[in-house]
RNA sequence: GCCGGAUUAGCUCAGUCGGUAGAGCGACGCAUUCGUAAUGCGUAGGUCGUGAGUUCGAGUCUCAUUUCCGGCU
Numbered sequence: 001g002c003c004g005g006a007u008u009a010g011c012u013c014a015g016u017c018g019g020u021a022g023a024g025c026g027a028c029g030c031a032u033u034c035g036u037a038a039u040g041c042g043u044a045g046g047u048c049g050u051g052a053g054u055u056c057g058a059g060u061c062u063c064a065u066u067u068c069c070g071g072c073u
Base pairs, nucleotide, nucleotide: 001072002071003070004069005068006067010025011024012023013022019056027043028042029041030040031039049065050064051063052062053061
């Protein structure tokens, strides 16, 4: 230099054919307990890496780009 993959909550990851973004773990609150753990219920937490484009509408499609991983030379 070229090619491919990944980038979404604090962490690990879903998200089908474009239609208002979710789970588990973690955090916090409540219940339970003499108390803790465990368990149950609930709450908060997101510019979907960044910038453009297409579209009535983009996490999803197109282009460029950051970072990481792998391959080729």